[in-house]
Notes:
Predicted 3D model of a 69-nucleotide RNA (transfer RNA) from a marine eukaryotic metagenome. Rfam family: tRNA. Model confidence (mean pLDDT): 81 of 100.
RNA sequence: GGGGUAGCUCAGUUGGUUAGAGCACUGCACUCAUAAAGCAGAGGUCGUGGGUUCAACUCCCACCCCCGG
Numbered sequence: 001g002g003g004g005u006a007g008c009u010c011a012g013u014u015g016g017u018u019a020g021a022g023c024a025c026u027g028c029a030c031u032c033a034u035a036a037a038g039c040a041g042a043g044g045u046c047g048u049g050g051g052u053u054c055a056a057c058u059c060c061c062a063c064c065c066c067c068g069g
Stems, first nucleotide, its partner, number of pairs: 001067004007023004016054001025041004047063005
């Protein structure tokens, strides 16, 4: 200096109404059967603790962890 968001890989901006994608997982359908493609579903303390604000994944402070110089 960069990063920490679902099991994994990652999106997510002038702070705003419900937090998302792909893969993986579960179920359904299809098939003689399996896989793929199809449909549906579940899954999240947004690293931790404070602060600001009507409102924080988003801004500020401290700390923890990972990567790089």